[in-house]
Context: one part of a larger RNA
RNA sequence: UGACGGAAGGGCACCACAAGCCAUGGAGCAUGCGGUUCAAUUUGACUCAACACGGGGAACCUUACCCAGCCCGGACACAGGAAGGAUUGACAGAUUAAGAGCUCUUUCUUGAUUCUGUGAGUGGUGGUGCAUGGCCGUUCUUAGUUGGUGGAGUGAUUUGUCUGCUUUAUUGCGAUAACGAACGAGACUCUAGCCUAUUAAAUAGACGUUCCGAUGAUAGAAGUCGGACGGAUCUUCUUAGGGGGACAGGCGGCAACUAGCCGUACGAGAGAGAGCAAUAACAGGUCUGUGAUGCCCUCAGAUGUCCGGGGCCACACGCGCGCUACAUUGAGGGAAUCAGCGUGUGCUUUCCUGGUCCGAAAGGACUGGGUAUCCCGUUGAACCUCCUUCGUGCUGGGGAUAGGGGCUUGCAAUUGUUCCCCUUGAACGAGGAAUGCCUAGUAAGCGCGAGUCAUGAGCUCGUGCUGACUAGGUCCCUGCCCUUUGUACA
Repeated sequence: UGACGGAAGGGCACCACAAGCCAUGGAGCAUGCGGUUCAAUUUGACUCAACACGGGGAACCUUACCCAGCCCGGACACAGGAAGGAUUGACAGAUUAAGAGCUCUUUCUUGAUUCUGUGAGUGGUGGUGCAUGGCCGUUCUUAGUUGGUGGAGUGAUUUGUCUGCUUUAUUGCGAUAACGAACGAGACUCUAGCCUAUUAAAUAGACGUUCCGAUGAUAGAAGUCGGACGGAUCUUCUUAGGGGGACAGGCGGCAACUAGCCGUACGAGAGAGAGCAAUAACAGGUCUGUGAUGCCCUCAGAUGUCCGGGGCCACACGCGCGCUACAUUGAGGGAAUCAGCGUGUGCUUUCCUGGUCCGAAAGGACUGGGUAUCCCGUUGAACCUCCUUCGUGCUGGGGAUAGGGGCUUGCAAUUGUUCCCCUUGAACGAGGAAUGCCUAGUAAGCGCGAGUCAUGAGCUCGUGCUGACUAGGUCCCUGCCCUUUGUACA
C1' cells in the first nucleotide's frame, strides 16, 4: 500500500430489507441441464457471472456422434517407372441400400493430365480458451482512476483525491501544503411526449358541388353517415424536415440564508426510457463465427470430403427458465366494438394476400393488387362490454394421454413436422421449507408483429389495449463504497 475482521463510524441498492402486488417451489405438458441407458445418445458452459444459453425451435442437410460405402479436392520439388503405353473411363452380368466400374468376370477406351517412393504441403466443428488475437461477460451500475510542478518522508509511499454541508454522482459549496489539469460521471446521441408558428403533400387528409344510397314518422327541405366525382382552395387531423420549448425559471419556507432541498402556481412536460461508458483486473467464456492464429495430432483402411441409414428426441430418477390449469370476478353460444410496432416475390423465384366458388374444418381451384404512407389494410386483435345457457357437482372446470380419419410442407413425416375433424377425458380442489421479480402507464392480465422458418413458437426481441396494491423509508438480513482502527497474511 492492499487483503481480511463474528472492529467502530458514515453513506448506498427492490440483482437488500421493510410495506405490499404477482409469481416459482405442488399437478400435467413444453424445454434446457445432470444422471442412467445406448452402436451413438456429438459437444461447450456449472454460485452470483452455467442450465428457452451457444442467437442451439437438429426429420435429410445442419452435424461435430454411431454403423456402412465412394472420392482425392495428395500443390510443388527430387528420384524411379513409362510412348513396345504412366494412367483414365465404362455397357452388361455377379455384387451392392444404390443407375458407386466400389470390387470381380469380360474386354474395349484414353494418351503423359497421371502412377510409385521420399520430402514438403493442404484440409480438419481434431486437442489445447492454462499458448493467443478479436469479441463478449463479470468484478461494477457503483463513483471511481491518473500523471505534471510543489510539500512531507532515507525509502516504498503520501498529499492533491478533505473535518463539514450537499448531490444520483470525487456533483458542488467551502475548508485547505497544495496549485493547475486529464479520463470516468455529467454534458452528448437516439426514442417518447407539446407547437392552430415555418416548409409542404393525387403515396395523407380536409373541403366542395352535381349525382346515388341510408337515416330523417312521409313527396320533400335542413342536418348526419357512406359511395362516386372534382382538382379551385387549405394543412386542424396524418406524415416529416428545419426550428422552438425547461433553466429548479416565478412565488413561499428550510439551509452559512452558499451549494442546494421541500411546497406551490403557470405550464404538454418541473426525478420519462434506452444507448455510449474510465483505470486495474479474471489464467471468466469462445480455437464449434471467421480463409484470425502458435504448437501438438491426423493426413488415403483419413480426424479431409461426399453419400445411405441411425442418433442428438432414449427414460426408474433429480434440478432450472416457462405454458396450461385447478373454475361462477367463470366456461359455452350469440351480438356489438376499439390498437400500435412490424413484414412482404432474392441470383429469375413463388413472398404478403383481396374477391368469387368448392369443402364441416384444415385446405383447394380460378382471377386480381402489391418491390409498398399507394395493395393486403379502416390490419373490424384479444382481454373488456351486452344478451343468453349452465349452477357448484373432478361439473358444461381442466385438456394430458390414446384410437380412427383428412389435408398441407417437403425428395422423404415411421420415432407421431405443423394443422383440422370425431371419439377418449388423466393429474390438478390454490401448492411445505425455501426462492424470484417489481415504485407508474410500472407490476399483473391480454393479444399482435418480427427473429428462427420449406414446414413449425409453450422461446426471445419489440409493440400496443386494460390497468392496480404498497413505500416515499432503513441499514436489521444480503451485499457495495468511503473514513478510522487491529493484524506482517501478501
Background:
The part of an RNA shown here (small-subunit ribosomal RNA, 3' major domain) has 490 nucleotides and comes from Nesticella hongheensis. It matches the Rfam family "Eukaryotic small subunit ribosomal RNA". Its Rfam clan is "SSU clan". NCBI's taxonomy places the organism under Eukaryota, Opisthokonta, Arachnida, Araneae, Nesticella. The RNAcentral record of the full RNA draws on ENA and SILVA.